RNA sequence: AUAUUAUAGUUAGCGCCAGAAGUAGUGGGUAAAGUGCUACUUGACGAGGAUGGGGAGUAUCGAAAUUUCGGCGGAUGCCCCACGGUAUAACACUAUCGAUAAACAUUGGCAAAGCAAAGAAGUGAUUCUUUGUACAAAUUCAAUGGAGUGUGAAUC
Numbered sequence: 001a002u003a004u005u006a007u008a009g010u011u012a013g014c015g016c017c018a019g020a021a022g023u024a025g026u027g028g029g030u031a032a033a034g035u036g037c038u039a040c041u042u043g044a045c046g047a048g049g050a051u052g053g054g055g056a057g058u059a060u061c062g063a064a065a066u067u068u069c070g071g072c073g074g075a076u077g078c079c080c081c082a083c084g085g086u087a088u089a090a091c092a093c094u095a096u097c098g099a100u101a102a103a104c105a106u107u108g109g110c111a112a113a114g115c116a117a118a119g120a121a122g123u124g125a126u127u128c129u130u131u132g133u134a135c136a137a138a139u140u141c142a143a144u145g146g147a148g149u150g151u152g153a154a155u156c
Base pairs, nucleotide, nucleotide: 014073015072016071017070019069020042021041022040023039024038025037026036027035045062046061047060051082052081053080054079055078083098084097085096086095087094090151091150092149093148104145105144106143107142108141109140114133115132116131117130118129119128120127121126
């Protein structure tokens, strides 16, 4: 590097790190501060979000509060087309949504990090796990209310 088998993990608020901050060792230095080199660490907490294809590129909501700073990539958001649902059993247009397929209005519901207490790994920065406990918002969910125009038919 290739192939096969087994096991585990991952599959999107997600991943990454050159700036930055921090740790360890080390160089020079009387020492301190600062600094070079090497090896590392940190760098977004959940809720919500996917009919198919294409496109553009700062994609909803709150929680927390020393970097959740700064940046890169991606992405279920947005736009266009097609398909489909609803608004009349049919068709067209229009509106709106996506197989839980109605915008909107009212009321109500749901979080994790955090925090506290333990444990595990590491020289360390730091990371991981368990238990206890509290608190959101929304284009989320539930309940209630709540919708077109036109055409040509059938039946009475």

GlmS glucosamine-6-phosphate activated ribozyme aptamer from Clostridium grantii DSM 8605, 156 nucleotides, folded computationally. The prediction has a mean pLDDT of 78. The organism belongs to Clostridium grantii, within Bacteria. Rfam family: glmS glucosamine-6-phosphate activated ribozyme aptamer. It is annotated as a riboswitch. Rfam describes the family as follows. This entry contains a glucosamine-6-phosphate activated ribozyme that is found in the mRNA for GlmS. GlmS is an enzyme that uses fructose-6-phosphate and glutamine to generate glucosamine-6-phosphate. The ribozyme catalyses self cleavage of the glmS mRNA that is thought to regulate GlmS activity. Of the family's consensus pairs, 88% are formed in the model.